[in-house]
RNA sequence: GUGCCCGUAGUUCAGCGGAUAGAACGCCAGAUUGCGGAUCUGGAAGUCGCAGGUUCGAGUCCUGCCGGGCACACUA
Numbered sequence: 001g002u003g004c005c006c007g008u009a010g011u012u013c014a015g016c017g018g019a020u021a022g023a024a025c026g027c028c029a030g031a032u033u034g035c036g037g038a039u040c041u042g043g044a045a046g047u048c049g050c051a052g053g054u055u056c057g058a059g060u061c062c063u064g065c066c067g068g069g070c071a072c073a074c075u076a
Stems, first nucleotide, its partner, number of pairs: 001072007010025004018056001027043005049065005
């Protein structure tokens, strides 16, 4: 350089073009407990990588760019 895959909560990941964007773990508070752990209840946390486009409507489709991974190519 070329091709393919990935980028969504702190982490790991779901998410038929239409619901208020979700789960688990983690975090915070409460209950429980002599204290903790476990358990139960509640809560916070997201520019869906960035910018455009298509559409009545985009996390989802298209284009460019950025970042990560894999393969191939190039160089010695």
Predicted 3D model of a 76-nucleotide RNA (transfer RNA) from Candidatus Wildermuthbacteria bacterium RIFCSPHIGHO2_02_FULL_45_25. The coordinates come from a structure-prediction model, not an experiment, and the mean pLDDT is 80. The organism belongs to Candidatus Wildermuthiibacteriota, within Bacteria. The RNAcentral record of the sequence draws on ENA. Its Rfam family is "tRNA". Rfam classes the family as a transfer RNA.